The part of an RNA shown here (small-subunit ribosomal RNA, central domain) has 350 nucleotides and comes from a mine metagenome. It matches the Rfam family "Bacterial small subunit ribosomal RNA". Rfam links the family to the GO terms structural constituent of ribosome and ribosome. Model confidence (mean pLDDT): 90 of 100.

Context: one part of a larger RNA
């Protein structure tokens, strides 16, 4: 430099923002850098190919001709790429008016339930299991009623539903705030796409400091089970789970499917708009835009399957794979308080 690939065989970065880089809509003028074309120069010798010759042949060697990736200056062309100047509105963005939503942050607040505490009633069990036992209870448990404390989570609504870039998000009200969709077609005028490095976000668990602690519950203790039982079952129970701030940066971070754009039969359901029809107004119905599903043609696929939310047909850019084990390990580097994360081999072996 190059081939084939990445849903399930090895392979899409967890997700986003974005500098450099790569790529880039329609029309016109100019430049002529890329590009093309023409002739010219250069491309030493040796070597290489062909022809002829010399050693008895060959290797070796003498002569001649040719090829040679390219490079240089010059003439010409001006489509395409590029530059430059000007214009355009369809890409992109903005505006106005509407709309839906567990999108994010903060403050406040509500009821049910569990637990604990106080009191009343009551008097022998409760609890737990396959069956039991540990455990709790006459110092009055469990049950039941009243009062109080505290923490965490929000039944029904609830969906095969919605929102978010992903992780993820659910009682209620208020405040602050991001994105999305529709209608109009007023404004800017290519302002775009992607993105190595970089920066930010990133479930759970874990870590630091301080708080909090109802329930649950690693570890731990006891009771069972068992040949044993460092388990599954039971009774307890500490970190933790919760809050604030700071770390960690991983995952079956999954649609195991990178982002963006265009194009390619249909059918059907759900969610949010708009328009039409109708109506007093609506519902229904029809059309249309956006989102979430199911089925299915062409096509694709090793098959399974995918099929306008593509795994179809093309384009732009990034990431990644290259037999199994050794190994996502060692060493080194970077990051981290640590746990560890990340980058990432080789010997050897099949």
């Nucleotide at each position: 430099c190059u081939g084939g690939g990445c849903g399930u065989a090895a392979a899409g970065g967890g997700c986003g923002c974005g500098c450099a880089g790569g790529c880039g809509g329609c029309c016109u003028g100019c430049c002529g850098c890329g590009u093309g074309u023409c002739g010219g120069g250069u491309g030493a010798a040796a070597g290489c190919u062909c022809c002829c010759g010399g050693c008895u042949u060959a290797a070796c060697u003498g002569g001649g001709a040719g090829a040679g990736g390219g490079c240089c200056a010059g003439g010409c062309a001006g489509a395409c790429g590029g530059g430059u100047a000007g214009g355009c509105u369809u890409g992109a963005g903005c505006g106005u008016c509407g709309g839906a939503g567990a999108g994010g942050g903060g403050c406040a607040u509500g009821g049910a339930a569990u637990u604990c505490c106080g009191g009343g009633u009551g008097g022998a069990g409760c609890g737990g299991u396959g069956a039991a036992a540990u455990g709790c209870g006459u110092a009055g448990a469990g049950a039941u009623c009243c009062g109080g404390a505290g923490g965490a989570a929000c039944a029904c609504c609830a969906a095969u539903g919605g929102c978010g870039a992903a992780g993820g998000c659910a009682g209620u009200g208020c405040c602050c705030u991001g994105g999305c969709c529709g209608a109009c077609g007023g404004c800017u005028g290519a302002c775009g796409c992607u993105c190595a490095g970089g920066c930010g976000c990133g479930a759970c668990a874990g870590c630091g400091u301080g708080g909090g602690g109802a329930g649950c519950a690693a570890a731990c203790a006891g009771g069972a089970u068992u040949a044993g039982a460092u388990a599954c079952c039971c009774u307890g129970g500490u970190a933790g789970u919760c809050c604030a701030c700071g770390c960690c940066g991983u995952a079956a971070a999954c649609g195991a499917u990178g982002u963006c754009c265009a194009c390619u039969a249909g059918a059907u359901g759900g969610a949010g708009g708009c328009a039409g029809u109708u109506u007093c107004g609506a519902c229904c119905c029809u059309g249309u835009c956006u989102c979430c599903g199911u089925c299915g043609c062409a096509g694709c696929u090793a098959a399974c399957g995918c099929a306008g939310u593509a795994a179809g047909u093309g384009g732009a850019c990034c990431g990644c794979c290259u037999g199994g084990g050794g190994a996502g390990u060692a060493c080194g580097g970077u990051c981290g308080c640590a746990a560890g994360a990340u980058u990432a081999a080789a010997a050897c072996u099949c």